[in-house]
A computed fold for a 1173-nucleotide part of an RNA from a marine eukaryotic metagenome, annotated as large-subunit ribosomal RNA, half B.
It matches the Rfam family "Bacterial large subunit ribosomal RNA".
RNAcentral holds the full RNA, with entries from MGnify.
Context: one part of a larger RNA
RNA sequence: ACAUGGUUCAGGAACUCGGCAAAACAGCGGCCGUAACUUCGGGAUAAGGCCCGCCCCUAGCAAUAGGGGCCGCAGCGAAAGAUUCCAAGCGACUGUUUAUCAAAAACACAGCUCCCUGCUAAAGCGCAAGCUGAUGUAUAGGGGGCGACCCCUGGCCAGUGUCAGAACGUUAAGGGGAAGGGUUAACCUUUACGGUGAAGCCUAGAACUGAAGCGCUGAUGAACGCCGGCGAUAACUAUAAUCGUCCUAAGGUAGCGAAAUUCCUUGUCGGGUAAGUUCCGACCCGCACGAAUGGGGUAACGACUUGGAAACUGUCUUAACCAUGUACUCGGCGAAAAUGCAAUUGUCGUGAAGAUGCGACGUACUCGCAGCAAGACGAAAAGACCCUAUGAAGCUUUACUAUAGUUUGAUAUUGGUACACUUCUUCACAUGUUCAGCAUAGGUGGGAGCCUAGGCAACAGUGAGAUACCACCCUUGUGUUGUGGUGUAUCUAAUCUUUAUCCAUGAAUCGGGAUAAGGAGACAGUAUCUGAUGGGUAGUUUAACUGGGGCGGUUGCCUCCCAAACCAUAACGGAGGCGUUUAUAAGGUUGACUUAGUUCCAAUGGAAACGGAGCUGGACGUGCAAACGCAUAAGUUGGCUUUACUGCAAGGGCUACCACCCGCGCAGUCGCGAAAGCGGAAGUUAGUGAUCCGACCGUUCAAUAUAGGAUGGCGGAAGCUCAACGGAUAAAAGUUACUCUAGGGAUAACAGGCUGAUCCCACCCAAGCGUCCAUAGCGACGGUGGGGUUUGGCACCUCGAUGUCGGCUCAUCGCAUCCUGGGGGUGAAGAAGCUCCCAAGGGUUAGGCUGUUCGCCUAUUAAAGCGGUACGCGAGCUGGGUUCAGAACGUCGUGAGACAGUUCGGUCUCCUAUCUGCUGUGAGCGUUGAAUACUGAUGGAACCCUUCCCUAGUACGAGAGGACCCGGAAGGACUGACCUCUGGUCUAUCGGUUGUCCUGCCAAGGGCAUAGCCGAGUAGCUAAGUCGGGUGUAGAUAAGCGCUGAAAGCAUCUAAGCGCGAAGCUAUUCCAAAGAUAAGUAUUCGUUUGAGACCCGUUCAAGACGAGGACGUUGAUAGGCGCUAGGUGGAAGCACGGUAACGUGUGGAGCCAAGGCGUACUAAUCGGUCGAG
Repeated sequence: ACAUGGUUCAGGAACUCGGCAAAACAGCGGCCGUAACUUCGGGAUAAGGCCCGCCCCUAGCAAUAGGGGCCGCAGCGAAAGAUUCCAAGCGACUGUUUAUCAAAAACACAGCUCCCUGCUAAAGCGCAAGCUGAUGUAUAGGGGGCGACCCCUGGCCAGUGUCAGAACGUUAAGGGGAAGGGUUAACCUUUACGGUGAAGCCUAGAACUGAAGCGCUGAUGAACGCCGGCGAUAACUAUAAUCGUCCUAAGGUAGCGAAAUUCCUUGUCGGGUAAGUUCCGACCCGCACGAAUGGGGUAACGACUUGGAAACUGUCUUAACCAUGUACUCGGCGAAAAUGCAAUUGUCGUGAAGAUGCGACGUACUCGCAGCAAGACGAAAAGACCCUAUGAAGCUUUACUAUAGUUUGAUAUUGGUACACUUCUUCACAUGUUCAGCAUAGGUGGGAGCCUAGGCAACAGUGAGAUACCACCCUUGUGUUGUGGUGUAUCUAAUCUUUAUCCAUGAAUCGGGAUAAGGAGACAGUAUCUGAUGGGUAGUUUAACUGGGGCGGUUGCCUCCCAAACCAUAACGGAGGCGUUUAUAAGGUUGACUUAGUUCCAAUGGAAACGGAGCUGGACGUGCAAACGCAUAAGUUGGCUUUACUGCAAGGGCUACCACCCGCGCAGUCGCGAAAGCGGAAGUUAGUGAUCCGACCGUUCAAUAUAGGAUGGCGGAAGCUCAACGGAUAAAAGUUACUCUAGGGAUAACAGGCUGAUCCCACCCAAGCGUCCAUAGCGACGGUGGGGUUUGGCACCUCGAUGUCGGCUCAUCGCAUCCUGGGGGUGAAGAAGCUCCCAAGGGUUAGGCUGUUCGCCUAUUAAAGCGGUACGCGAGCUGGGUUCAGAACGUCGUGAGACAGUUCGGUCUCCUAUCUGCUGUGAGCGUUGAAUACUGAUGGAACCCUUCCCUAGUACGAGAGGACCCGGAAGGACUGACCUCUGGUCUAUCGGUUGUCCUGCCAAGGGCAUAGCCGAGUAGCUAAGUCGGGUGUAGAUAAGCGCUGAAAGCAUCUAAGCGCGAAGCUAUUCCAAAGAUAAGUAUUCGUUUGAGACCCGUUCAAGACGAGGACGUUGAUAGGCGCUAGGUGGAAGCACGGUAACGUGUGGAGCCAAGGCGUACUAAUCGGUCGAG
């Protein structure tokens, strides 16, 4: 010192986040008594009060009751055994949960409600067989939500979902098979590298047909969910029952409301308190309550959360003593983490920016032991926060892509019949009306006749077309044949299924086989193909830049500035543009012309139309930004035109590459011009996209068995806001606080560093305020500096860890001083102030609220200072806040989840310290032998303040009020020592007493129960007790005040000189102190005839151990013994009294630790070692 216990004066929660911890209450003993509220059961042992031992008597079988008596501080005498009340939140309750940081408000729960399910049930497991559901049958089973009970549960069906519907649209496989393409027997011709092209074969695949789904129409909220804005208005004001308007699917009803929900906010009012960020009751402005993701209440219940009260206390003011166990010493045994090397100091500085190790200056003999924890950016764990990674994983979804499952149709298993409708088809029949034409002209060809003998044709006429007759066809329709399709019925034989009997077996209600009787039935089921649905499951994606990351912004190209006179040149530097346009040319060429502004003149005519003159000069204009150009015009305008060409290209520019840009000249073919010439778009610089892929055009290529073809190659041009624009894929979003890994101080949060915008302080100027007057006191607009406490900026050390707010404890420094001290000024009468100068010696309170720092408030005070020290201090404590995992509310999000929003809960490691540092205490050596007593270089401690009285009710003042200076008396806090007093404690000093065991019993004792409990208490230790301290003086000074006095004939406190002047400085006071290595001084003794010291022993008011003190027989050092102070409080035994419990006497008795005084009875015996030439 710690741990665990015991006791404590006065006060009694003042402690603290919080009564944490402790204390206290205490008996399911008796009697009495018991509220609000209530679901009438409870609440309830509510609360609260009294009694309890022993002996005798009475009553009773007894338990027990009544009466009388006895003792003690105390009778449930020890142990064990509820603290209670008031109010609020949440959850109804008993239960359950994160084994190992969360026990809760979370989960569950009875009860309410919705949805599904008719039995081979739904649902679930399984590939299936099969099984659960259930040997159950809607009062049953499964799933979701809410969560007893009471009162209730509003509006919205636009979105999403679910259910229902089927007319229309869309739509797969399948059915269907039109057009086209290839080939060529043949044919044609302009004889070519020509054209046409049947059948067959190959290819191709249109119309049409074809379900669910989706679209569409409705229903549905105890399905997912959602439930407005603006303006105006009443006879004070305020407010708005009221009105207007916009929007919506509908605009939040009842109830509740600063709430587990309220940011602003400590809302406002009331209550409680001396004081209330908490709490309770109200209000309503609900950032952002609200009705089964339930709303509002609610008795009972809760190791839940919050506020208050009583009782009680060492939680505290403020600590003290005691016990035990550690720590310490000795003996025995004997780890661990850790460790670059160590010959391991302070301050200031420097430095990868906080140094034992570098520089300077201090300080320091060598080495232990006990302690403390400020540092060694101490130890421990390759930081969990943050960022990075074309890392991982879990989870989500209207991310992408798949997929189990579910569902749809087709085909197969798969057969018959009938009817209806229908595609195609065979045959037969019918059908066909503009006008004109006798008139209902379908078309084409043949045709002058045909026939049933009466007509029809021809002829003629009408008309676009002419009729008889024959032939082949078209349109539409009817019937029929065949083949398909769809639908509805029906049949039974596939298939499925039920029952009965029999077989098989040792047996059998399974399964198998046989037979029979049913039910269903070409459906179902199953297989393949196919559409839909499909976070149920899976694999993945979810960009970069970035003064950390996220949010925001940006990402390619052009122009200017930055850019530092070639070029080039960065930033999340400053400004703008582009993703085209033009054939009516805005292109080519060849002619012509001059814009704009301004001054003056001129009909209407004006600022501005057109005309004239002058001046300026490129200011106008240029399709579109800007820059640079442009009058010879590139600007404006007329004519003719298409070079907005084909094939090339010397040589250059730019440049990592890929790309990009300029271009003499040649050939061809054109335009304009008389010609020279010009022309391969546009005054120039933007107007853009690699590769792959498929399609298109061309092609003398692959093509060499022959003829072709398919396909490919080559050339050309088109298809990308691939805009994250050198483009990862045809195709991609989130979340993680349940998280993980690799890394980073390359990068954030804390702290340090640099900086100092911001902040704080000071100064300069002085407009103005101050009645007057800039400067008693203030001071605008501005300016200059200092500081390094704020908020920041930067990202330099630290991410193989520098623990973060506040409190507690303990401090230390600065001064820009809160008080106390000294002074100047005052708008200083005095008193009290204001302001400035000097000054850091000392001091700087206790509470209420809140996690708070801060702040507000209460009561004091001389005053209740501001800052630094890793926002001092977690190897010193705490852990309320923040900042893991649980849970809830509001809000956001479809969701997983999220919130510098709120709320309840939530492991603080190291009993051991190596070095530095610090507090103590020794050993060695030195100081030229010792002992004793000193000096004091140096260092440290201390240094305070108030009130009252006197001077004096004086100076001052109209009064009210009211001093300086000097003197005196008390007190507070702080501090040192002490224990006489007052108290505390005192673990065996005395006594009382309960239970039990033992000494055989009685009596008397002993042990154990916290020292059993209780009452006292010596020495010691101790505070709350007692005594003392900070006084005064001297010296040198600060601000300031002066003397003399020049420079500067004056003036001047100063320049030479001299003097006053503060709690401050130096002394004086106290403590340490010669390792003060500069090792000091004095006295005495000693140097072998040995001074002194030590060992050893008895010990101590000394002590961890060493050390220190006393003593060692010439002795009171300790023990013992005697006496005594003091404590306790009247022993045992005996006697007496009483029925007994018990009382009285002997007797201030007996007993007694540490105190005092005596006394050698016992032990300090005998000895040994060192030691100065």